[in-house]
Molecule: transfer RNA
Organism: Myxococcota bacterium
RNA sequence: GGGGCUUUAGCUCAGCUGGGAGAGCGACGCACUGGCAGUGCGUAGGUCAGGGGUUCGAUUCCCCUAAGCUCCA
Numbered sequence: 001g002g003g004g005c006u007u008u009a010g011c012u013c014a015g016c017u018g019g020g021a022g023a024g025c026g027a028c029g030c031a032c033u034g035g036c037a038g039u040g041c042g043u044a045g046g047u048c049a050g051g052g053g054u055u056c057g058a059u060u061c062c063c064c065u066a067a068g069c070u071c072c073a
């Protein structure tokens, strides 16, 4: 220098064909318990890496940028 992949909640990750943003763990609250642990129920938590474009509508498609991983030179 060139190619490929990844980027979504605090962490690990799903997200199918463009229209609902989610799970587990963690945090917090409540119940059960003498208490802890545990279990159950619930609550909070999001610039879908950033910018632009296409579209009635974009986490999703296209372009650019950034960071990381990897292959080639």
Stems, first nucleotide, its partner, number of pairs: 001072007010025004019056001027043006049065005